Predicted 3D model of a 405-nucleotide RNA (Bacterial RNase P class A) from a Pseudomonadota bacterium. Its mean pLDDT, the model's own confidence on a scale to 100, is 75. Lineage of the source: Bacteria > Pseudomonadati > Pseudomonadota. It is recorded under the gene name rnpB. Of the family's consensus pairs, 98% are formed in the model.
């Protein structure tokens, strides 16, 4: 000098005028005996985000809920953090990168079942297309006086799995020996499996010994194992007020008893998505009524829930870190017809373009003027995360690689 890696911050600032929402206080008006309510106004004060987004996880909170089981759902290396998590931190192993570093749904395939397309001879109790090797008879050519020998071809019978070829994957790999040719057939190294010891909380790592090697892949296929797990979401839900119409179905059967009731069967409810077991409860009436379920239509206003909270900022301490503890300070939207805005406003700052410009060989250029630009996006019960979107600008690293001196 160049190219990268990792981590973090910011997301324009000040003002003017006119507006909007919450709260406080004051003034005026209307109603009211009053308390107070409503309307209007003045002043003060507060008023979107790093993602307020997607609604993907985890909670708080609220309601429903008799006990248990099954089914179902989720998570999946280890240790820690946390209210909790599928999040975060620190590690292990594997993969990628020269490296800083990054990525990984990363339990089990010697419990069982299924599947492995196409290609290929063969895809899991292996298999043999080309090939290699041995043998048989036979044909051709050559040699020999001859018995016969050599070479080659096709056929048949065997051996092999080294080489070729197919495939995502071909039944350990490389080398030497061995053999008719070959092969863990034998040996060395690597890999694999088993055992022991050592280190580590652990995932795991290291060392030694043994075994020729048995176990192809796939669990984001069923499944198995371990752990976790009820459902619905603030339109939860509470209170006040208003509305409260029409239609359909059901409210069982048998026996005993004078009756109340009891017994059995059947049905239903408790049960909040399904199934099962247990337990408990219920099954009306003479009529009018009543109760339950379903369908259609209508109504759906106000107040609360509502924002002080696993809160934010600072300092110190503990911890590699996530994080925790202590002390001090702060109050930071609560709307629902859904406020948080508008102005070709002013000034400053940032970026880009054009013109000028001291200087400079030039590229360039402090500075000045004019014009333009400024993203993604907006609370809706509240938190902790994850993911996604984003014009630009800034900072840190005793992080890495390459080139030059």
């Nucleotide at each position: 000098g160049g190219a990268g890696g990792c981590g973090g911050g910011u997301g324009g600032g000040a003002g003017a005028u006119c507006g909007c929402g919450g709260c406080g206080c004051c003034c005026g008006g209307u109603c009211g005996c009053a308390a107070g309510a409503c309307c209007g106004g003045a002043c003060g004060u507060c008023g979107a985000g790093g993602a307020a987004a997607g609604u993907c996880c985890g909670g708080g909170c609220a309601c429903c809920c008799c006990g248990g089981g099954c089914c179902g759902g989720g998570u999946g290396c280890u240790g820690g953090c946390u209210a909790a998590c599928g999040g975060c931190c620190a590690g292990u192993c594997g993969a990628g990168g020269u490296g800083a570093c990054u990525c990984g749904a990363a339990g089990g395939a010697a419990a069982g079942u299924g599947c492995c397309a196409c290609a290929g001879a063969a895809a899991a109790c292996a298999g043999a297309c080309c090939g290699c090797c041995g043998g048989a008879g036979u044909c051709g050519c050559g040699g020999g006086c001859g018995a016969c020998c050599g070479c080659g071809g096709a056929u048949c019978c065997g051996g092999c799995a080294a080489g070729g070829g197919u495939g995502a994957a071909a039944a350990g790999g490389u080398g030497c020996g061995g053999u008719a040719a070959g092969a863990g057939c034998g040996c060395a190294c690597c890999g694999c499996c088993c055992c022991u010891c050592c280190g580590g909380u652990g995932a795991c790592g290291g060392a030694g010994g043994g075994g020729g090697c048995a176990c192809g892949g796939u669990a984001a296929a069923c499944c198995c194992c371990a752990c976790c797990u009820g459902g619905u979401g603030c339109a939860a839900g509470a209170c006040c007020g208003g509305u409260c119409g029409g239609g359909g179905c059901g409210c069982g059967c048998g026996g005993g008893g004078c009756a109340a009731c009891c017994c059995g069967c059947c049905g239903g409810c408790g049960a909040g998505a399904g199934c099962c077991c247990g337990c408990g409860c219920c099954g009306a009436a003479c009529c009018c009524a009543g109760c339950g379920c379903c369908c259609c239509a209508g109504u759906u206003g106000g107040u609360c829930g509502c924002u002080c909270g696993a809160g934010c900022c600072g300092u110190g301490c503990g911890g590699c870190a996530a994080c925790g503890c202590a002390c001090g300070g702060c109050c930071c939207a609560g709307a629902c017809g859904a406020a948080u805005g508008a102005u070709g406003c002013u000034c400053c700052g940032c970026c880009c373009g054009c013109g000028g410009a001291a200087g400079g060989c030039a590229a360039c250029g402090a500075c000045c003027g004019c014009g333009g630009g400024g993203a993604c996006a907006g609370a809706a019960c509240c938190c902790g995360g994850c993911u996604u979107a984003c014009a630009g600008c800034c900072c840190g690293c005793u992080c890495u690689c390459c080139c030059c001196c």